[in-house]
Predicted 3D model of a 353-nucleotide part of an RNA (small-subunit ribosomal RNA, central domain) from a metagenome. The coordinates come from a structure-prediction model, not an experiment, and the mean pLDDT is 86.

Context: one part of a larger RNA
RNA sequence: UUGGGCUUAAAGCGUUCGUGGCCGUCUUGAUGUGUCUUUGGUGAAAUUUCACAGCUUAACUGUGAAGCUUGCUGGAGAAACUAUCAGGCUUGAGGACAGGAGAGGCCAAAGGAACUUCUGGGGUAAGGGUGAAAUCUUCUGAACCUAGAAGGACCAACAGUGGCGAAGGCGUUUGGCUAGAAUGUGCCUGACGGUGAGGAACGAAAGCCAGGGUAGCGAAACGGAUAGAUACCCGUGUAGUCCUGGCCGUAAACGAUGCAGACUAGGUGGAGCAUAACUCUUGUGGUUGUGCCCUGCCGAAGGGAAACCACUAAGUCUGCCGCCUGGGGAGUAUGGUCGCAAGGCUGAAACUU
Numbered sequence: 001u002u003g004g005g006c007u008u009a010a011a012g013c014g015u016u017c018g019u020g021g022c023c024g025u026c027u028u029g030a031u032g033u034g035u036c037u038u039u040g041g042u043g044a045a046a047u048u049u050c051a052c053a054g055c056u057u058a059a060c061u062g063u064g065a066a067g068c069u070u071g072c073u074g075g076a077g078a079a080a081c082u083a084u085c086a087g088g089c090u091u092g093a094g095g096a097c098a099g100g101a102g103a104g105g106c107c108a109a110a111g112g113a114a115c116u117u118c119u120g121g122g123g124u125a126a127g128g129g130u131g132a133a134a135u136c137u138u139c140u141g142a143a144c145c146u147a148g149a150a151g152g153a154c155c156a157a158c159a160g161u162g163g164c165g166a167a168g169g170c171g172u173u174u175g176g177c178u179a180g181a182a183u184g185u186g187c188c189u190g191a192c193g194g195u196g197a198g199g200a201a202c203g204a205a206a207g208c209c210a211g212g213g214u215a216g217c218g219a220a221a222c223g224g225a226u227a228g229a230u231a232c233c234c235g236u237g238u239a240g241u242c243c244u245g246g247c248c249g250u251a252a253a254c255g256a257u258g259c260a261g262a263c264u265a266g267g268u269g270g271a272g273c274a275u276a277a278c279u280c281u282u283g284u285g286g287u288u289g290u291g292c293c294c295u296g297c298c299g300a301a302g303g304g305a306a307a308c309c310a311c312u313a314a315g316u317c318u319g320c321c322g323c324c325u326g327g328g329g330a331g332u333a334u335g336g337u338c339g340c341a342a343g344g345c346u347g348a349a350a351c352u353u
Stems, first nucleotide, its partner, number of pairs: 004324003007307002012321001014202004021195003026088006034081001035078008048066007092192001093189003096185003104178007111155002115151008126137002163170002207247006216241002221236004258320006266298005272292008280283001302309002326353003335346004
């Protein structure tokens, strides 16, 4: 390279936006770029194939025909597809409007139980901890009860295979600013679309820099326990966890399943919007049916090595991107690049089996 693959065997970039590229709805006309038909030239000879002939035969040689780097080029024609240009359409896409849903994001204010510390009052000898203990706290009055104050962090019940978000993620209440999706109308634009190499932005926790903060928890560290114990268990406890600004750019960043579109039995739950009927306590009410959309479970065909997947596909197709090619060496070395550093990204080979 051809071919085959990527849930779990190697393999989907953590996620999104988007440049080039690649791919692209229906329709009218023109051109004739690609494409197709026909014809001329060229594509040296030898070589190759076929037929015949010549050396006694073969190899070899000659003659004729075909073929020949699958092509290049001139003329004539075709117009479905492709392309370009000019125009049209509305289904894809976007916009507008309407009323709803939501822990979507940012900022500010307010609140809550608990916890710790401190102060006052009461109170007396223990408390705490464990398998059992001890370290530890306590007559300088602990623990416990009670009244208050301060502080930081967090947000019980509601809470739900419930919701929202591209992913990471998001949960007290109220207000402000702000983003997206669904539904309904079919009003506007009229292919404006899909994917996306490079690139950009976002990206848990830990870690780093500067400044604050520190109640609880708690790497490291110290002590107890243990025959020993660099552990499990217990008592303390620094960094950190929190806030502001900046960096890092990784995770089993998982649905271990790239994105978009189309098609392919059903059954049964939950959420949202719309709609129709019924109903009451007339409300942002309840029940049932239907449409769209989201989210679960089961399951036919089909798929799969199986587990299982099955309209939320891992089925049947299309477009585009990423990635894989035995195990180890190794996500190492080296170079490059990014970073304050830690390290990240890119990423071999010898050798071995």